Predicted 3D model of a 136-nucleotide RNA (FMN riboswitch aptamer (RFN element)) from uncultured Bifidobacterium sp. It matches the Rfam family "FMN riboswitch aptamer (RFN element)". Rfam links the family to the GO term FMN binding. From the family's description: The RFN element is a highly conserved domain that is found frequently in the 5'-untranslated regions of prokaryotic mRNAs that encode for flavin mononucleotide (FMN) biosynthesis and transport proteins. The coordinates come from a structure-prediction model, not an experiment, and the mean pLDDT is 80.
RNA sequence: UUUCAGGGAAGGUGAAAAUCCUUACUGGCGGUAACAAAAAACGUAUUUUACGCGUUUUUUGAAGCCCGCGAGCGGCGUAAAAGCUGCUGAUUCGGUUAAAUUCCGAAGCCAACGGUUACAGUCCGGAUGGAAGAAA
Numbered sequence: 001u002u003u004c005a006g007g008g009a010a011g012g013u014g015a016a017a018a019u020c021c022u023u024a025c026u027g028g029c030g031g032u033a034a035c036a037a038a039a040a041a042c043g044u045a046u047u048u049u050a051c052g053c054g055u056u057u058u059u060u061g062a063a064g065c066c067c068g069c070g071a072g073c074g075g076c077g078u079a080a081a082a083g084c085u086g087c088u089g090a091u092u093c094g095g096u097u098a099a100a101u102u103c104c105g106a107a108g109c110c111a112a113c114g115g116u117u118a119c120a121g122u123c124c125g126g127a128u129g130g131a132a133g134a135a136a
Base pairs, nucleotide, nucleotide: 001136002135003134004133009023010022011021012020024122025121026111027110028069029068030067031066035061036060037059038058039057040056041055042054043053044052064109065108072087073086074085075084076083091107092106093105094104095103113125114124115123
C1' cells in the first nucleotide's frame, strides 16, 4: 500500500408483538490450553512384519461467560478532525490430572445505542460506516 474482517426464529396469545409467552437458534479479534487430527522418526511379539500400541518432533484446529482488545455509551478537546479520558455483559457443580473457570459430563448465565400500535442477542436504522486484527 492492497484485499479481507459478525452470526441467529418458528409457533401461540392479542386490536396491536419478528419485542410478551413456549420451544429453538447465534457467538468478533489476540492470548493461554493437559485435548483432537495429520505427518515423520524411533521403540515394541521367540523370529519376520509393525495393523495396533508407546515415546519424541513438526503442522493444523480448539474458551461467548479466564486475561486483554475491538465494537458501544459519555466527558474533555477541536472550526472539523486528531488526541486524552471514564464507563462498558455473563459459570458453576461433578470427573480426570502434578497441573484445567480451557478437556470430559451435567446444569446454568449473558448479549451496546436509536426506532417500533407491545418490553428486541435473532426485525429496522446509524452502517455502501468504523474497527480489534488477518493475509499478501